[in-house]
This is a predicted structure of a 114-nucleotide RNA (SAM riboswitch aptamer (S box leader)) from an Alphaproteobacteria bacterium.
RNA sequence: CCAUCAUCAAGAUCAGCCGAGGGAUGGGCCCGUUGACGCUGAGGCAACCUGUGAAACCGGAUGAAACCGGCCAGCAAGGUGCCAAUUCCCCCGGCGCUCGCUGGAAGAUGAGAA
Numbered sequence: 001c002c003a004u005c006a007u008c009a010a011g012a013u014c015a016g017c018c019g020a021g022g023g024a025u026g027g028g029c030c031c032g033u034u035g036a037c038g039c040u041g042a043g044g045c046a047a048c049c050u051g052u053g054a055a056a057c058c059g060g061a062u063g064a065a066a067c068c069g070g071c072c073a074g075c076a077a078g079g080u081g082c083c084a085a086u087u088c089c090c091c092c093g094g095c096g097c098u099c100g101c102u103g104g105a106a107g108a109u110g111a112g113a114a
Stems, first nucleotide, its partner, number of pairs: 004111005013042005021031003026090003043083003047080004051075001052073002057070004087106001092103005
């Protein structure tokens, strides 16, 4: 970097520095000199993984068990991530019918393998 799998309507601040753009792209609509975005410090949230855990249940193991894994739970200790707006909305299909529901595409995050 590409691919696979899972999740994405919840949640989460303050200060310092910088100085004009930012919200992935395009179109909207928002945020921004009342200082956004970004960087730094402290703090917080809790999606995945690691570490932890009793029974039942499921699968494997066994003569039967022990045992292993899953499901489930919880901690915030670790690895990442995140802390405006549903992934801010739409961009492609389907069904109702002018707006809504639903499934994709794209994107973001994590994990394992290669």